RNA sequence: AUAGAGGCGCGGACGUCAAGAGUACCGCGCGGUGCAAGGUGUUCGCAGCACCGUUGCCGCGUGAAAAAGGGGCGGCCGCCGAAGGCGGGCGAGGCGAAGUCCGUCUGGUCAUGCGCAUAAGAUGCGUAUGACUGUCGCGUUUGCGGAGAGCUAU
Numbered sequence: 001a002u003a004g005a006g007g008c009g010c011g012g013a014c015g016u017c018a019a020g021a022g023u024a025c026c027g028c029g030c031g032g033u034g035c036a037a038g039g040u041g042u043u044c045g046c047a048g049c050a051c052c053g054u055u056g057c058c059g060c061g062u063g064a065a066a067a068a069g070g071g072g073c074g075g076c077c078g079c080c081g082a083a084g085g086c087g088g089g090c091g092a093g094g095c096g097a098a099g100u101c102c103g104u105c106u107g108g109u110c111a112u113g114c115g116c117a118u119a120a121g122a123u124g125c126g127u128a129u130g131a132c133u134g135u136c137g138c139g140u141u142u143g144c145g146g147a148g149a150g151c152u153a154u
Stems, first nucleotide, its partner, number of pairs: 001154004007080001009079004014074004026063008038052005083106008107133011135146004
């Protein structure tokens, strides 16, 4: 440099399902409350007061009823530093996000505890502990240790 392996392996858009939620918005009814114009009553008249109605706000009942962001699953596509976390730069900009570059951490998966995010007990990220697994090294009945800047082949 090229090719390749790990396995509940990684990423992506799409489809579907749950949750979001019988929630928001909207219609109708009722009640409470405030109140401009207007109407009715009271008065000889005005004012005042009472009531009605329109309208604003709040609540209850009822009808109809979503979406976003976050997820599970499925096949498909791209892959095996796959990818993700944290910090910083660039850039647009009012500030961020996305994008991109640099540094740094993590071999992979799962479970549990804790923290954070979240509407959430879903899920994600971080972290500790444990288990499983691939890999290399040391030891050789068992075991111990390392890290992807690794491992295998040429």
Source information:
A computed fold for a 154-nucleotide RNA from a pig gut metagenome, annotated as Lysine riboswitch aptamer. Its mean pLDDT, the model's own confidence on a scale to 100, is 77. Its Rfam family is "Lysine riboswitch aptamer". About the family: Riboswitches are metabolite binding domains within certain messenger RNAs that serve as precision sensors for their corresponding targets. Allosteric rearrangement of mRNA structure is mediated by ligand binding, and this results in modulation of gene expression. The RNAcentral record of the sequence draws on MGnify.